[in-house]
């Protein structure tokens, strides 16, 4: 210095490709086989700690032909324990919740991205990359209003 292995890191609407689809090549028995390749989910949102469980894990955009079909994973869901926050404070219990930490209502607010079209570039091709611009819903936020348990003790009035 190179290679291999192990470990770690990285990605979490994330990764992968044995089916089917599409492209190129070869062969022939002309619609099949083989070889090589392409696409195969567009962003928004989402984590107290540990453990367990189930299995189509939120929201819209595009398309209407594949974002088909499938595999793995996963911040979602349920349960248990612990920690923490709210219900004036402490202790005990209860309920809701997760450091943006209770529920309901109100108006306000919040840089979507891809697809499409345009331009430039790459590939024989399927198709890929780049540039500028536009378009959601869920959720969240601060503010306002209303409502937030029981026992004992404390504080304030």
């Nucleotide at each position: 210095c190179a290679u291999u292995c192990a470990c770690g890191c990285a990605a979490a609407g994330c990764g992968c490709c044995a089916g089917a689809a599409c492209c190129g090549g070869u062969a022939c028995c002309u619609g099949u086989a083989c070889c090589g390749g392409u696409g195969g989910a567009c962003g928004a949102g989402g984590a107290g700690a540990a453990g367990a469980g189930a299995g189509u894990a939120u929201c819209g955009a595009a398309a209407a032909a594949u974002u088909c079909g499938g595999c793995g994973g996963a911040u979602g869901c349920u349960c248990u324990u612990c920690c923490g926050u709210g219900c004036g404070c402490g202790c005990g219990g209860g309920c809701a919740c997760g450091a943006g930490a209770c529920g309901c209502g109100g108006g306000u607010u919040u840089u979507g991205a891809a697809a499409u079209a345009u331009g430039c570039g790459g590939g024989c091709g399927a198709c890929c990359g780049c540039a500028a611009a536009a378009c959601a819903g869920a959720g969240g936020a601060a503010c306002c209003g209303c409502g937030a348990c029981c026992g004992c003790g404390c504080g304030a009035c």
This is a predicted structure of a 157-nucleotide RNA (glmS glucosamine-6-phosphate activated ribozyme aptamer). It was read from a public genome assembly, where an Rfam model found it. Rfam family: glmS glucosamine-6-phosphate activated ribozyme aptamer. Rfam's curators write: This entry contains a glucosamine-6-phosphate activated ribozyme that is found in the mRNA for GlmS. GlmS is an enzyme that uses fructose-6-phosphate and glutamine to generate glucosamine-6-phosphate. Gene Ontology terms of the family: catalytic activity and regulation of gene expression. The prediction has a mean pLDDT of 78.